[in-house]
Context: one part of a larger RNA
């Protein structure tokens, strides 16, 4: 791709232009760090008004529980997800090394956690400018910033033991100089102070991660034979967590190569997958590990970790706003559009489960992730009815005209009820979550924390699977081939024509090979062709 097309499970689904992308979403969260600013509700305290009063009504201030926002600050945003450009390379696989290394958050141990200071965002005010946004005044917080104290402790030099693989590692001793920290949020108490819990700082060691460094191994070429100057080494000095020409001065000529260097092609590799008795071939969709890459093309900053896919500076293409002065983006994340292409899907629900980021938590956020939708794109299941039923109807169609075949097929009877319809009930995936209540351990108590126990609550998917009822064969079969290879024959028409063909090859008047009919044969919601691999 053509023809056909009932249902359901489970898979899977941009292979071309890493071509451009409209719209929406994919990274946030904490008020239990901080200061504002609005605002609900309660309570108070005063002022008017109306009433004899009790009130009730509107205005202002004050508190207290609470929710909302934009700033400062913390953690995260280096994971997760997407593509496979780029690369013949320690990039991958696999063993081994770092006595040559770092590692936030998480576990386990040791000690601390004291006393000060100056700004800034935010708000107000002011100017500037279409806009993006910017600049000044003045004012103010902190777990934001920076000085001081302490010094278990760590980092540098030296002496001695052991140890090893040259620098080194442990571990003992004694001296100097250098380096911390922060709060917050309950509980008792008049107060001082006591304590509980998350934090915060040094060290030490653990997981888990990361970086380096070496041995094997895995494409095609010789119509590619000689490559190399930071290029091989050594000394110093810089840089790096960290070894090293990494990088720089100076010395010196060295270092690969027919066991294929250099060059040019061509490719992410791998666990595998496909095919084969096996050896092998062939590929690397989906799924897991590693790598590269996030408009090109270059940089560094923040940071435990980037030289960062939804961060930030240049250049640059391209596109859009514009008031022309300047300015804004980056789907190879889910979806979606267009182009190219033989060709590849909803702008869909949900955080219930699993993970994962923030917080004590409550809970938010999560195109990760679970469903669901669409494609006969794949595999596997089911079904389109059973029995019975001959004077072998009719009707096709062959026929020697006698019949044969189509064929128990139908019609007819009698069942049967899956699947699809309809009615009705209706899950599991949800607990060790969370709310509440007791009760025991911990504590001096009380808040927490652990353990049990009860009751209560949370399901997108789904009113779905699955049950149970109805009705009624009722809704449900094509597609290829029939000369030999290779299962399955006859007629008509045509007449080397028109066609047929994988291959051999059929057709020029009796064509089983072209067309068309009957009939048969394979396979079946498929069938058949085309490309492709073994």
């Nucleotide at each position: 791709c053509g023809c056909u097309g009932g249902c359901g499970g489970c898979g899977u689904g941009g292979a071309u232009a890493a071509g451009a992308c409209a719209u929406g979403c994919a990274a946030g969260u904490c008020g239990a760090g901080c200061g504002a600013g609005a605002u609900u509700u309660u309570u108070u305290c005063u002022u008017g008004u109306a009433g004899c009063a009790a009130u009730a009504c509107a205005g202002g201030g004050a508190a207290a529980c609470g929710u909302c926002u934009a700033g400062c600050g913390g953690c995260g945003a280096a994971c997760g997800g997407g593509u496979g450009c780029u690369u013949a390379a320690c990039a991958c696989g696999u063993g081994g090394g770092c006595a040559a290394u770092c590692u936030g958050c998480c576990g386990a141990g040791a000690a601390g956690u004291g006393g000060g200071g100056g700004a800034u965002a935010g708000c107000u005010c002011g100017c500037c400018g279409a806009a993006a946004g910017g600049c000044g005044a003045a004012u103010u917080a902190a777990u934001a910033c920076c000085g001081c104290a302490u010094g278990u402790g760590a980092u540098c030099a030296g002496a001695g033991u052991g140890g090893a693989c040259a620098u080194c590692c442990a571990u003992u001793c004694a001296a100097a100089a250098u380096c911390a920290a922060a709060g917050u949020c309950g509980g008792g108490g008049c107060a001082a102070c006591c304590u509980g819990a998350c934090g915060c700082u040094u060290c030490u060691u653990g997981a888990g991660g990361a970086g380096c460094c070496c041995g094997c191994g895995g494409c095609c070429u010789a119509u590619c034979a000689g490559c190399u100057a930071g290029u091989u080494g050594g000394u110093g000095a810089g840089g790096u967590a960290a070894c090293g020409g990494c990088c720089c001065a100076c010395c010196a000529a060295g270092g690969c190569u027919u066991u294929g260097a250099c060059g040019g092609g061509u490719a992410g590799c791998u666990g595998g997958u496909c095919u084969g008795a096996g050896a092998g071939g062939a590929c690397g969709a989906c799924c897991a590990g590693c790598c590269a890459c996030a408009c090109u093309g270059g940089g560094a900053c923040u940071g435990a970790g980037a030289c960062a896919c939804g961060g930030c500076c240049c250049a640059g293409a391209c596109a859009c706003c514009u008031a022309c002065g300047g300015g804004u983006g980056g789907c190879a994340g889910c979806a979606g559009u267009c182009g190219a292409g033989a060709a590849u899907u909803u702008u869909u629900c949900u955080c219930a489960a699993u993970g994962g980021g923030g917080g004590a938590a409550a809970c938010c956020c999560u195109g990760a992730a679970g469903g669901a939708g669409c494609g006969a794109c794949g595999c596997c299941g089911c079904g389109u009815g059973g029995a019975g039923g001959a004077u072998g109807a009719a009707g096709g169609u062959c026929u020697u005209c006698g019949g044969g075949u189509u064929g128990u097929a139908a019609a007819c009877u009698c069942c049967u009820g899956u699947c699809a319809u309809u009615u009705g009930g209706g899950a599991a995936c949800a607990a060790u979550g969370c709310g509440u209540a007791a009760a025991u351990a911990u504590u001096a108590a009380c808040u927490g924390u652990a353990u049990u126990u009860g009751c209560g609550u949370u399901g997108a998917u789904a009113g779905u699977a699955c049950c149970a009822g109805a009705a009624g064969a009722g809704g449900a079969a094509g597609a290829g081939a029939c000369g030999g290879c290779u299962a399955a024959c006859u007629c008509u028409g045509u007449g080397c024509c028109a066609g047929c063909a994988g291959c051999c090859g059929c057709g020029g008047u009796a064509a089983u090979a072209c067309a068309g009919a009957g009939g048969u044969c394979u396979c079946a919601a498929g069938c058949g062709u085309u490309g492709u691999u073994c």
This is a predicted structure of a 534-nucleotide part of an RNA (small-subunit ribosomal RNA, 5' domain) from an uncultured bacterium. Its mean pLDDT, the model's own confidence on a scale to 100, is 81. The RNAcentral record of the full RNA draws on Greengenes.